[in-house]
């Protein structure tokens, strides 16, 4: 020094889905709050099939569930991608 692996990061660029539903209170409006009633899955949480134990336990996901969260934009965003740091391994 170069190449991978893995982790992170107030970084930079991509990044789905479903009501701007309805009723009351509230404001000049927008909003906001309560309640209904629909849906959505990619924040979080939660279940499991091989297996592994053969009493219970453990057991991935973008797969199920929706508890939470969301259903115009905004923001938020699992995740990719660049850039950086920081580890391991090989040459």
């Nucleotide at each position: 020094u170069u190449a991978u692996u893995u982790a992170u990061u107030a970084a930079c660029g991509g990044g789905a889905g479903a009501g701007a539903c309805u009723a009351c209170a509230u404001u000049a409006a927008a909003u906001u709050g309560u309640a209904g009633c629909g849906c959505c899955g990619a924040a979080g949480g939660a279940g499991c099939a091989a297996c592994c134990a053969c009493c219970c336990a453990g057991g991935a996901a973008u797969c199920u569930c929706u508890c939470a969260g969301g259903c115009a934009a905004a923001a938020g965003g699992a995740c990719c991608g660049u850039a950086g740091c920081a580890u391991a391994u090989u040459a």
Notes:
Glycine riboswitch aptamer from uncultured Candidatus Pelagibacter sp., 91 nucleotides, folded computationally. It matches the Rfam family "Glycine riboswitch aptamer". Rfam links the family to the GO term glycine biosynthetic process.